The RNA shown here (c-di-AMP riboswitch aptamer (ydaO/yuaA leader)) has 152 nucleotides and comes from a Dehalococcoidia bacterium. Taxonomically the source falls in Dehalococcoidia (Bacteria, Bacillati, Chloroflexota). It was read from a public genome assembly, where an Rfam model found it.

RNA sequence: GCAAUCGCGACGCCUAGUCCGCAUGCGCGGAACGGGGGAACCAGAACUCGGGGCGAAUCCGCCCGGGUCCCUUCAGUGCUGAAGGGAUGACGGCGGAGCGGCUAUCUCCGGCCGCAGCCCGUCAGCUAACCUCGGCGGCGUGGGAAGGACCU
Numbered sequence: 001g002c003a004a005u006c007g008c009g010a011c012g013c014c015u016a017g018u019c020c021g022c023a024u025g026c027g028c029g030g031a032a033c034g035g036g037g038g039a040a041c042c043a044g045a046a047c048u049c050g051g052g053g054c055g056a057a058u059c060c061g062c063c064c065g066g067g068u069c070c071c072u073u074c075a076g077u078g079c080u081g082a083a084g085g086g087a088u089g090a091c092g093g094c095g096g097a098g099c100g101g102c103u104a105u106c107u108c109c110g111g112c113c114g115c116a117g118c119c120c121g122u123c124a125g126c127u128a129a130c131c132u133c134g135g136c137g138g139c140g141u142g143g144g145a146a147g148g149a150c151c152u
Base pairs, nucleotide, nucleotide: 011140012139013138014137018031019030020029021028022027033134034133035132036131037130042125050123051120052119053118054117058097059096060095061094062093063092067088068087069086070085071084072083073082074081075080098115099114100113101112102111103110106147107146108144109143
């Protein structure tokens, strides 16, 4: 001097996930915002190949190929085992389409990144009235140019 790590504070990012009041026995109440159920009309076929919800988190092709199932042959007291063929094909890889986020006002260009996870439990299209739930958590980006808006 730099970095990691720890504590506090500020700012910023994803997300609906922030704010206010009371309380201070760690909670209670409310609001912004967000989700689900639920008529007529319309839509629509479906019922184990189950179906559905939140979310951007989906779709297609090719490659690899575990596992499972079927057939034939052989061995075998039986269970079963071995070989060959076929069906389905997880995880993973490559590519494409589509969707989502960041790049410190906005837009454009360029650059970087994500396509996860969770839930309901045989049940739900839309849906006025109505009913109901959430209001967590996780992190640390910065390149350029032009135009516009606003403020001083």